[in-house]
RNA sequence: CUCUUAUCCAGAGUGGCGGAGGGACUGGCCCGAUGAAGCCCGGCAACCGGUUGGAUCUGACAUCCAAUGAGGUGCCAAUUCCUGCAGAGAGUUUUCUCUGAAAGAUGAGAG
Repeated sequence: CUCUUAUCCAGAGUGGCGGAGGGACUGGCCCGAUGAAGCCCGGCAACCGGUUGGAUCUGACAUCCAAUGAGGUGCCAAUUCCUGCAGAGAGUUUUCUCUGAAAGAUGAGAG
């Protein structure tokens, strides 16, 4: 980088360093010197893995459920901030609502 698969309306700082950007992209709309990115600390969560208990089984493996969080990732403004493509419904055209996809993010597996 590509493919497969699961999830994406919950949650997380009155901290330190740092100094001007950030929210993937488009168009919007926002955040930011009352301090952006980044780094550290702290925290959240429970995808993988570990541990414990339970279900299934004659038993073990495997599978499923629950708890836990010392390990590997991830995450910590706004639903993935909204949107883009297709369809449906409502409305007086600009609009609004809903559904699905695409794109994106993260985990796990494969090449």